[in-house]
Source information: The prediction has a mean pLDDT of 83. A computed fold for a 573-nucleotide part of an RNA from Omnitrophica WOR_2 bacterium RIFOXYA2_FULL_38_17, annotated as small-subunit ribosomal RNA, 5' domain. The organism belongs to Candidatus Omnitrophota, within Bacteria. It was read from a public genome assembly.
Context: one part of a larger RNA
RNA sequence: GAGUGAACGCUGGCGGCGUGGAUUAGGCAUGCAAGUCGAGCGAUCCUUGCUUGAUACUUACUGGAGUGCUUGCACAAAGGUAAGAGGAUGGCGCUGGAUAGCGGCAAACGGGUGAGUAAUGCGCGAGCAAUUUUCUCUAAAUACGAACAUAGCUUCGUGAAAACGGAGGUAAUAUUCGAUGUGGUCCGAAAAUCGCAUGUUUUUCGGAUUAAAGGUAGGGACCUUCGGGCCUGCCGAUUUAGAAUGAGCUCGCGUCCUAUCAGCUUGUUGGUGGGGUAAAGGCCUACCAAGGCAUAUGACGGGUAGCUGGUCUGAGAGGAUGGUCAGCCACACUGGGACUGAGACACUGCCCAGACUCCUACGGGAGGCUGCAGUCGAGAAUCUUCCUCAAUGGACGAAAGUCUGAAGGAGCGACGCCGCGUGCAGGAUUAAGGCCUUCGGGUUGUAAACUGCUUUUGUAUGGAAAGAAGUUCUGCUAUCUAACAUAUAGUAGAAUUGACGGUACCAUGCGAAUAAGCCACGGCCAACUCCGUGCCAGCAGCCGCGGUAAUACGGAGGUGGCAAGCGUUACUC
Numbered sequence: 001g002a003g004u005g006a007a008c009g010c011u012g013g014c015g016g017c018g019u020g021g022a023u024u025a026g027g028c029a030u031g032c033a034a035g036u037c038g039a040g041c042g043a044u045c046c047u048u049g050c051u052u053g054a055u056a057c058u059u060a061c062u063g064g065a066g067u068g069c070u071u072g073c074a075c076a077a078a079g080g081u082a083a084g085a086g087g088a089u090g091g092c093g094c095u096g097g098a099u100a101g102c103g104g105c106a107a108a109c110g111g112g113u114g115a116g117u118a119a120u121g122c123g124c125g126a127g128c129a130a131u132u133u134u135c136u137c138u139a140a141a142u143a144c145g146a147a148c149a150u151a152g153c154u155u156c157g158u159g160a161a162a163a164c165g166g167a168g169g170u171a172a173u174a175u176u177c178g179a180u181g182u183g184g185u186c187c188g189a190a191a192a193u194c195g196c197a198u199g200u201u202u203u204u205c206g207g208a209u210u211a212a213a214g215g216u217a218g219g220g221a222c223c224u225u226c227g228g229g230c231c232u233g234c235c236g237a238u239u240u241a242g243a244a245u246g247a248g249c250u251c252g253c254g255u256c257c258u259a260u261c262a263g264c265u266u267g268u269u270g271g272u273g274g275g276g277u278a279a280a281g282g283c284c285u286a287c288c289a290a291g292g293c294a295u296a297u298g299a300c301g302g303g304u305a306g307c308u309g310g311u312c313u314g315a316g317a318g319g320a321u322g323g324u325c326a327g328c329c330a331c332a333c334u335g336g337g338a339c340u341g342a343g344a345c346a347c348u349g350c351c352c353a354g355a356c357u358c359c360u361a362c363g364g365g366a367g368g369c370u371g372c373a374g375u376c377g378a379g380a381a382u383c384u385u386c387c388u389c390a391a392u393g394g395a396c397g398a399a400a401g402u403c404u405g406a407a408g409g410a411g412c413g414a415c416g417c418c419g420c421g422u423g424c425a426g427g428a429u430u431a432a433g434g435c436c437u438u439c440g441g442g443u444u445g446u447a448a449a450c451u452g453c454u455u456u457u458g459u460a461u462g463g464a465a466a467g468a469a470g471u472u473c474u475g476c477u478a479u480c481u482a483a484c485a486u487a488u489a490g491u492a493g494a495a496u497u498g499a500c501g502g503u504a505c506c507a508u509g510c511g512a513a514u515a516a517g518c519c520a521c522g523g524c525c526a527a528c529u530c531c532g533u534g535c536c537a538g539c540a541g542c543c544g545c546g547g548u549a550a551u552a553c554g555g556a557g558g559u560g561g562c563a564a565g566c567g568u569u570a571c572u573c
Base pairs, nucleotide, nucleotide: 001573002572003571004570006569007568008567009566010565013420014419015418016417017416018415019413020412026376027375028374030373031372032371035105036104037103040102041101043099044098045097046096049092050091051090057084058083059082060081061080062079066075067074068073069072112331113330114329121255122254123253124252125251126250127249128248131247132246136243137242138241139240140239141238142237144178145177146176147175153168154167155166156165157164158163183210184209185208186207187206188205189204190203191202192201194199214235215234216233217232218231219230222229223228256303257302258301263293264292265291268290269289270288271287272286273285274284275283306328307327308326309325310321311320312319313318333354334353335352336351337350356367357366358365359364384410386409387408388407392406393404394403395402396401423453424452425451426450433444434443435442436441458510459509460508461507462506463505467500470496471495472494473493474492475491476490477489478488479487517562518561519560520559521558522543523542524541528557529556530555531554532553538545539544
């Protein structure tokens, strides 16, 4: 001099873009962060419509228990018939909606952190003739016949709760059995090809074994038990081959300090048989051999540490570093384990053990913020318990759509970088005041006052975006088709979708109005005098200053530097 995820002191107008728990991988109240599909399934509830039409009510006609007495006139309960209004309850299928449960897919992504790890990691480069890959794309082929359950539900019971048990009965794209075999796998035989040692690839023949599920939209004939069959489209299912993507494994080189760590190792090194894996392998096991670290080119041990692209510095070579962003790895209260699945030994799944916290009827249960906010603690120190799914992306779904603390935004912090402003021009009796003085004057200083102008910013009023692509409906064209149906693609029109936000931006009015500090001034190092103090109080990065004329301490005036910052401290080059 440059730099920082900085902190502290004084000060502080605005905007844009970034950035913000570096310490206790310490403990966590509360809310949210992974759901979705009714076009897989049976139930249940609501709703538009059709039908059923109860109790009670009103009116009309009847009825006449009874009552009054003026004894033939009034009043009149129960009951019966008809009509009206009313709508309980039940049934039906269509339309629309909701959902606990079974089932499918997702939950292995996205998000966080750096504890562990010095190599089962990472970086660069190769290999798998030793492998796998849900969803996606391309191609070929197929989907026939049956069956047993179980949740929900009903009912009974236990428990404080969490939850659990018995009985009955039901569905499926749940589960199981059989058929078929384009193909696949295995075995046997033959031929050819290639290579990298074991071997690889292709073709032919024979044998064994191996699969599935339906849903929905629409429809002209034909059939029909009136549900549908059948046909077409779409979605889904099964087998196989190829691709893509992801993953797994192996090898070479590189990857901090320490010899006050010199020998280490018994599944250790290799072989055979067996097991295991998607897959090679002491990966595991039984037996056999005695090897291995091609150990000072540093084994083994100890310490420290996530690695890289990068970042900082430097002319470079190097040195230091790995926060944000991106790639990889590891972890998810601590330790261990497997299950499901294409994929986990699984952050908001399961089981066991432990520590801790909470509930309890004391018998037993519940939990895991190193997700987003937030809280306590420790600390020099690090933010809102915000808005929205409008965009981008993800999961599910045929779609509409739902979910998404990913993400997009807003908020807080001068934490950083960049930009803007705090006015501009004129103005000398060089005013007053301050300070200095050799008492003449000098300086602050055109600085102010004063005059004119401007309005960035501010404030008030008015206008006002881009970010929107899509989606839905209607029509037309093309493809599919028996079809002008449906579906898909394209196209035209209409409607509709913005958290940010009435924000950016624009216009107009007002008025110099709302806006400057910090550090230094002995030398290094730009910038000097006076007063106070008197080796005191103090300063100080180094040299050093202060003991009565201190440009070095404290104050004042002046000056210099930087500026919404300035200085100090810490660390790196």